[in-house]
Overview
Small-subunit ribosomal RNA, 3' major domain from an uncultured bacterium, 475 nucleotides, folded computationally. The full RNA is in RNAcentral, with records from ENA. Its mean pLDDT, the model's own confidence on a scale to 100, is 82.
Context: one part of a larger RNA
RNA sequence: UGACGGGGGCCCGCACAAGCGGAGGAGCAUGUGGUUUAAUUCGAUGAUACGCGAGGAACCUUACCUGGGCUCGAACGUAUAGGGAAUUAUGCCGAAAGGGUAUAGCCAAGCAAUGGCCGUAUACAAGGUGCUGCAUGGCUGUCGUCAGCUCGUGUCGUGAGAUGUUAGGUUAAGUCCUGCAACGAGCGCAACCCCUACCUUUAGUUACCAGCAUUUAGUUGGGGACUCUAGAGAGACUGCCGGUGACAAACCGGAGGAAGGUGGGGAUGACGUCAAGUCAUCAUGGCCCUUAUGUCCUGGGCUACACACGUGCUACAAUGGCCGGUACAAAGGGUUGCGAUCCCGCAAGGAGGAGCUAAUCUCAAAAAGCCGGUCUCAGUUCGGAUCGGAGUCUGCAACUCGACUCUGUGAGGUCGGAAUCGCUAGUAAUCGCGGAUCAGCAUGCCGCGGUGAAUACGUUCCCGGGCCUUGUACA
Numbered sequence: 001u002g003a004c005g006g007g008g009g010c011c012c013g014c015a016c017a018a019g020c021g022g023a024g025g026a027g028c029a030u031g032u033g034g035u036u037u038a039a040u041u042c043g044a045u046g047a048u049a050c051g052c053g054a055g056g057a058a059c060c061u062u063a064c065c066u067g068g069g070c071u072c073g074a075a076c077g078u079a080u081a082g083g084g085a086a087u088u089a090u091g092c093c094g095a096a097a098g099g100g101u102a103u104a105g106c107c108a109a110g111c112a113a114u115g116g117c118c119g120u121a122u123a124c125a126a127g128g129u130g131c132u133g134c135a136u137g138g139c140u141g142u143c144g145u146c147a148g149c150u151c152g153u154g155u156c157g158u159g160a161g162a163u164g165u166u167a168g169g170u171u172a173a174g175u176c177c178u179g180c181a182a183c184g185a186g187c188g189c190a191a192c193c194c195c196u197a198c199c200u201u202u203a204g205u206u207a208c209c210a211g212c213a214u215u216u217a218g219u220u221g222g223g224g225a226c227u228c229u230a231g232a233g234a235g236a237c238u239g240c241c242g243g244u245g246a247c248a249a250a251c252c253g254g255a256g257g258a259a260g261g262u263g264g265g266g267a268u269g270a271c272g273u274c275a276a277g278u279c280a281u282c283a284u285g286g287c288c289c290u291u292a293u294g295u296c297c298u299g300g301g302c303u304a305c306a307c308a309c310g311u312g313c314u315a316c317a318a319u320g321g322c323c324g325g326u327a328c329a330a331a332g333g334g335u336u337g338c339g340a341u342c343c344c345g346c347a348a349g350g351a352g353g354a355g356c357u358a359a360u361c362u363c364a365a366a367a368a369g370c371c372g373g374u375c376u377c378a379g380u381u382c383g384g385a386u387c388g389g390a391g392u393c394u395g396c397a398a399c400u401c402g403a404c405u406c407u408g409u410g411a412g413g414u415c416g417g418a419a420u421c422g423c424u425a426g427u428a429a430u431c432g433c434g435g436a437u438c439a440g441c442a443u444g445c446c447g448c449g450g451u452g453a454a455u456a457c458g459u460u461c462c463c464g465g466g467c468c469u470u471g472u473a474c475a
Base pairs, nucleotide, nucleotide: 001475002474003472004471005470007469008468009467010466011465012464013463015459016458019423020422021421022420026314027313028312029311030310031309032308033307034305035304042053043052064300065299067297068296069295070294077124078123079122080121081120083118084117088104089103090102091101092100093098127289128288130287131286132285136283137282138278139277140276141274143272148187149186150185151184152183153182154163155162156161167178168177169176193266194265195264196263199233200232201231202230203229204228208223209222212221213220237260240254241253242252243251244250316416320375321374322373323372324371325370326369332363333362334361337356338355343350344349382413387408388407389406390405391404392403393402429451430450431449432448433447434446435445
């Protein structure tokens, strides 16, 4: 100087407390461990692994296993030699890859040499999701969006170092003020960026419709007000008032205002820590394989199942289930696509194809809600697992191993032990909608809006963190 202490002081955080809802019990989905297996490819493992890489394993993917093949190779570069006028189609063996072989026809330019392309041979050289993340780059997690981490000069100390950065206030903040052997500065904080909340203005189609006319319908004439869209502005700065304070910084209250003290949300992650993670995104040193650890293909596996754990979905019902009627979103996607109306089917879906490269057409029905009816506390008209039968769609192909529909079947489950998680406001809870990936396949992920709470006395305690101080036989 640090680190540590079941030392002290001050302070903060959904850390506790106050509340609301979960998970832990059930069934299923999914990941992991374990076990099994020819293989169940590999990685990730307290917080910081476990709906994680994977934003989508039937084949492919695919790295694993079985079996069948290839060896200058499936792809790429260079050179040499030699051949075929390029090359195409069909037949044969085979599970395919591949192999051998037959038939038929066949490029362009040029006088020609030759060139392109395709085989063959040879040589350089390829290839490796093989090992090492403890050789590395790059990228990432975490402490932590915590308020810290440092430097120059000066001064002090024999020196390691100290000071500044400590102190008194204050802040979300090393934020600011005052004081001070310090004076300044840098990386962080904040601000600058994006979205959102109010208003003005410009513009008015595909959006809008107040007044006028018209109609089944903003449909049409028309309008430029309103909504909305998207450009430019304005606005919030402790600016104003009062109080407190040290005449400071600031804090408390108030006014005006759409918004008030960082308005709300996002992006943004200092010096560093964990030899943290990744050689399987990629790149790369070294090592290893080279008729195989490379490469092609068929089928299988990654989907196994006594069990254990994590994350979720659906429930256990009446604030509900079922039936009928009826209302209101936002944000997105669409030409290999989205696909109206109409017709067929109980339905999944099919036939058909208008319109749309989209504020125009379409996916598209929002759901919870509201109105009416029914059920009457039951393992039930709750709950839907499981299984039988019949189908639909995608795709070369749904046996292993897809999703969905109809019908039948109707399991466990009556609110969950110890222990445990999230959340402070348009939040939790609840309700549906969209997108990426994608032929098909979400209860996951990423977004969107609808309805919309309770509670916070407070900081004694648990956890994590910051500053000062103290002890230390630790570095």